Bacterial RNase P class A from a Streptosporangiaceae bacterium, 404 nucleotides, folded computationally. Its Rfam family is "Bacterial RNase P class A". By type it is a ribozyme. The sequence was found by an Rfam model in a public genome assembly.
RNA sequence: CGAGUUGGCCGGGCGGCCGCGUCGCUCCAGGCAGACCUUGGGCGAUGAGGAAGGUCCGGGCUCCGCAGGGCAGGGUGGUCGGUAACGCCGACCCGGGGUGACCCGCGGGACAGUGCCACAGAAAAUAGACCGCCUCCGGACUCGUCCGGAGGUAAGGGUGAAACGGCGGUGUAAGAGACCACCAGCGCUCGGGGUGACCUGAGCGGCUUGGUAAACCCCACCCGGAGCAAGGUCAAGAGGGAGCCGCGCCAGUGCGCACGGCUCCUGCGCGAGCGAUUGAGGGCGGCCCGUCCGAUGCUCGCGGGUAGACCGCACGAGGCCGUCGGCAACGACGGUCCUAGAUGGAUGGCCGCCGCCCCGCGCAAGCGGGUGCACAGAACCCGGCCUAUAGGCCGGCUCGUCCG
Numbered sequence: 001c002g003a004g005u006u007g008g009c010c011g012g013g014c015g016g017c018c019g020c021g022u023c024g025c026u027c028c029a030g031g032c033a034g035a036c037c038u039u040g041g042g043c044g045a046u047g048a049g050g051a052a053g054g055u056c057c058g059g060g061c062u063c064c065g066c067a068g069g070g071c072a073g074g075g076u077g078g079u080c081g082g083u084a085a086c087g088c089c090g091a092c093c094c095g096g097g098g099u100g101a102c103c104c105g106c107g108g109g110a111c112a113g114u115g116c117c118a119c120a121g122a123a124a125a126u127a128g129a130c131c132g133c134c135u136c137c138g139g140a141c142u143c144g145u146c147c148g149g150a151g152g153u154a155a156g157g158g159u160g161a162a163a164c165g166g167c168g169g170u171g172u173a174a175g176a177g178a179c180c181a182c183c184a185g186c187g188c189u190c191g192g193g194g195u196g197a198c199c200u201g202a203g204c205g206g207c208u209u210g211g212u213a214a215a216c217c218c219c220a221c222c223c224g225g226a227g228c229a230a231g232g233u234c235a236a237g238a239g240g241g242a243g244c245c246g247c248g249c250c251a252g253u254g255c256g257c258a259c260g261g262c263u264c265c266u267g268c269g270c271g272a273g274c275g276a277u278u279g280a281g282g283g284c285g286g287c288c289c290g291u292c293c294g295a296u297g298c299u300c301g302c303g304g305g306u307a308g309a310c311c312g313c314a315c316g317a318g319g320c321c322g323u324c325g326g327c328a329a330c331g332a333c334g335g336u337c338c339u340a341g342a343u344g345g346a347u348g349g350c351c352g353c354c355g356c357c358c359c360g361c362g363c364a365a366g367c368g369g370g371u372g373c374a375c376a377g378a379a380c381c382c383g384g385c386c387u388a389u390a391g392g393c394c395g396g397c398u399c400g401u402c403c404g
Stems, first nucleotide, its partner, number of pairs: 001400010012354007020047008029038003049375001053386002056384005061227004068289004073223005078092005093107001094105004108218002113216002115212003130157002132153009165183002168180003184208001186205008231311004239302001241300004247275003254270005281293004318337008355373002357370005
């Protein structure tokens, strides 16, 4: 100097004029004596983000009749740490890519079971003989060899993403882990390092048995539900219908039905009262067990009212700085600060100068021009992840070239 890789920050600035939201103080007037409230002024403080977007995760908080066990369902998936927690963050391990810095991984299990692997190929999981090689028999013969049959073979060639270890030998009629040495894999034994995943050394051995789980599945761990339109206070408001006496006691004073011509009697039921809980019904995301409420109170459905005011609503797993511990994520201690709270929804408009970017001229300094300056706006709050982003700045590391 060039190329690459990785991390962080800013994202317009200053001034003037006018205009907004919230809070505090204050002035005039009104309500009502006070507290306090309202209209209109004045002063002060403060007022959108790195993502406020996505609504994909995890929580705080609120409510659900006390929410326990199981099934179903869902989520995560190497190890160890961090954290309130997580599917997040950090460090490391293994595998893959890259010269490297670094990057990637739906990272447990294929010997529990089921499914799939097109086409090609002889054959794609307890697979196989197309071309071949060898032995024997028969035939032909141009004495080079060819054809047919029987048997042996899977080392060579071919197909494919993948073909039942690799390479070199011994051996054989020809071969083959049939055997041998070296290697890889698998299993066993004994060490070394590490918290661990794992790494590594030595020895022994049958010779060695695809892939796919981001297919179903198995294994390990985790999971009540709903959500600020949660939930609460004030105000407002129109009701009427159906079901339930299960358990015990009392009871014809009343009513209905059945039998009968009437009356009486008998039976069943309704209403009311007293007690009482032996349980109709309802709640607990789906189901089961279980549990809770439960007889004038409860349950079910139909209809009406609520478009108003207030709380929740911002002091927090809070921000910033320093020291210490830790490889780091992060934690502890100390100091310091208070930084929106709207509810059709506030921070805007105009002017001037500067800054950055683009274009033209110029060796440069510089000059001129430009309707150029990104993504984008809180709504209960917080920790993450993902996506969008004009332009600018600051590092770490790697490789290449040149000079000293």